Context: one part of a larger RNA
RNA sequence: CUGGGCGUAAAGCGUUCGUAGGCGGCCGAUCCAGUCAGGCGUGAAAGCCCCGGGCUCAACCUGGGAAUUGCGUUUGAAACUGAUUGGCUAGAGUCCGGGAGAGGGUAGUGGAAUUCCCAGUGUAGAGGUGAAAUUCGUAGAUAUUGGGAAGAACACCGGUGGCGAAGGCGCCACCUGGACAGAUACUGACGUUGAGGAACGAAAGCGUGGGGAGCGAACAGGAUUAGAUACCCUGGUAGUCCACGCCGUAAACGAUGUGUGCUAGACGUUGGGGGGCUUAGCCCUUCGGUGUCGCCGCUAACGCAUUAAGCACACCGCCUGGGGAGUACGGUCGCAAGAUUAAAACUC
Repeated sequence: CUGGGCGUAAAGCGUUCGUAGGCGGCCGAUCCAGUCAGGCGUGAAAGCCCCGGGCUCAACCUGGGAAUUGCGUUUGAAACUGAUUGGCUAGAGUCCGGGAGAGGGUAGUGGAAUUCCCAGUGUAGAGGUGAAAUUCGUAGAUAUUGGGAAGAACACCGGUGGCGAAGGCGCCACCUGGACAGAUACUGACGUUGAGGAACGAAAGCGUGGGGAGCGAACAGGAUUAGAUACCCUGGUAGUCCACGCCGUAAACGAUGUGUGCUAGACGUUGGGGGGCUUAGCCCUUCGGUGUCGCCGCUAACGCAUUAAGCACACCGCCUGGGGAGUACGGUCGCAAGAUUAAAACUC
């Protein structure tokens, strides 16, 4: 390279947007670049293959043919691809009136809880554990009542419910994005994928400045234990929170790339629409989502099964025995931590 693959064996980029490129709906017309057919030229000789000839045979030598699948040129064909042009509406999109939603951003309020402070009542314990101790408490704790302060998170509703591309999102108001269903009308292939690229991207971490109730790496102490740099307990700093700027990674998982079409059903649930009925509602049907089960088919099996891992097409990414190693070196990025790209020797 040709292949064979990528849920769990090695392998789907964390996600989206999008450049180049690849691929691309229906009906005409024209051209003939690809494509197909014929002719001509060329495709050295030797060799290979076929038919002969010469050494007694063979190897060897030798004559002829075929072949040289290619390239150039020319004459044609016009189905398909392509190009140009004209049209279409089934793909895609726009307009209209709707309903659903923890989608995003900014401001703000409320109550429960927790801790702390002040005051009252009250007295000897409280706390914690398997049991204890460290710890707190006669300088009045724990408990309880009233008042005040602070920060963080939003009980119930809450649901294999919803929304978002993913990460993720749950008090409330405002601003705002997207999706969905229904109806005409409009544009007329405007589509799909996407190397590079760009943007977003949990937690932890970093920088500057705030904030700091609870929790809590590190750390200290108490236990446990043969030991206990742990699990348990008492404390507790960074951090967790906010603003701005970095980092760019996760079992970033459905361990399953995106898009389109096709291929039995059953039962839930969620958001719309239509129809029917005996209308607290029920039944039928349709489009979009989200689940459970289950044929055909697939799979090494497990399992998947209209939300495919089935049947196909288009495009991208990735894999090629284990270790060495996601390491070294170099490059790029970063304040750093490090990230990314990514070997080899050697060894089994």